[in-house]
Overview
Model confidence (mean pLDDT): 85 of 100. Predicted 3D model of a 349-nucleotide part of an RNA (large-subunit ribosomal RNA, domain IV) from Candidatus Peregrinibacteria bacterium GW2011_GWF2_39_17. Rfam family: Bacterial large subunit ribosomal RNA. Gene Ontology terms of the family: ribosome and structural constituent of ribosome. The full RNA is in RNAcentral, with records from ENA and SILVA. Taxonomically the source falls in Candidatus Peregrinibacteriota (Bacteria, Bacteria candidate phyla).

Context: one part of a larger RNA
RNA sequence: CCCUCGUUAAGGAACUCGGCAAAACAGCGGCCGUAACUUCGGAAUAAGGCCUGACAGCAUUUUUUUAUUUUAUAAGAAAGUGCUGCCCGCAGCGAAAGAUCCCAUGCAACUGUUUACCAAAAACACAGGUCUCUGCAAACUCGUAAGAGGAUGUAUAGGGGCUGACGCCUGCCCAGUGCCAGAAGGUCACGUGGAGGGGUUAGGACUUCGGUCCAAAGCUCUGAAAUUAAGCCCUGGUGAACGGCGGCCGUAACUAUAACGGUCCUAAGGUAGCGAAAUUCCUUGUCUGGUAAGUUCAGACCCGCACGAAUGGCGUAAUGAUAUGGGAACUGUCUCAACGAGGGACCCG
Repeated sequence: CCCUCGUUAAGGAACUCGGCAAAACAGCGGCCGUAACUUCGGAAUAAGGCCUGACAGCAUUUUUUUAUUUUAUAAGAAAGUGCUGCCCGCAGCGAAAGAUCCCAUGCAACUGUUUACCAAAAACACAGGUCUCUGCAAACUCGUAAGAGGAUGUAUAGGGGCUGACGCCUGCCCAGUGCCAGAAGGUCACGUGGAGGGGUUAGGACUUCGGUCCAAAGCUCUGAAAUUAAGCCCUGGUGAACGGCGGCCGUAACUAUAACGGUCCUAAGGUAGCGAAAUUCCUUGUCUGGUAAGUUCAGACCCGCACGAAUGGCGUAAUGAUAUGGGAACUGUCUCAACGAGGGACCCG
């Protein structure tokens, strides 16, 4: 010096990103007492206060044994409760073990689950809500198939998507994309169809006898019109479907501001609620509170760079090894270090 422990004057978080770590007068039992808030269950062991030993006596409760004989009485035993007296110690739950608490806010309702080996959370799940598919040989999933699951279930069932207890609510836009519906019309594949055309040559015509031209049937190649499904175009609907939810200019008898007016664009221009927020760049915004002093915190304001309504909005008791701020208690975290114990390091062997 390192590791693991113990003690410490005065102070008591001044340490530090942060009370991390440590400490802690609380802890078991009895008596008393207990706020806001609340979903009336809770919060709650809230908080806070007092008591606790041994011996002796008395009173009393319950159970029980014995005695005369059942009621009753008497004596005893066990388990409590209360009162009085007395004794000892610094200290009586005498050791060990056995909650720190309070105030406020964010997030998530809750118990639960998770990155085996850096993340336990505000992430996932959840009950509840809602949309959608599915009539049973169901939809859907696995499999080439047979077949199996769904399900020995049957729409109060099963699959999928989103949201996520509860309370109050969930606004506008269907132009784009998706989905659903639509006996018209347009476009449109294979197929059907077969007009027409080409190749080949029996034959015919002409011939300078070398050939040239025409050409049936058969075989073969090609092939127009017409007909022809879904889809797309088209017409509507649909947002707890994917998504979206404006700009400029002017105006009131101080000033400022603009209830108001004008204009352009759009499918429609953000409603309620919330708001410097887990979202605010400027920003340590401004005001108030807390502190002697506060980039954090709480309450407001609204100028929302760039909140906003089931990619849910705003509240919310309880819950949380959750995040943030403050306080009490307590302490070697610190001022500022010291001493001690054990094990190492180190020295000798």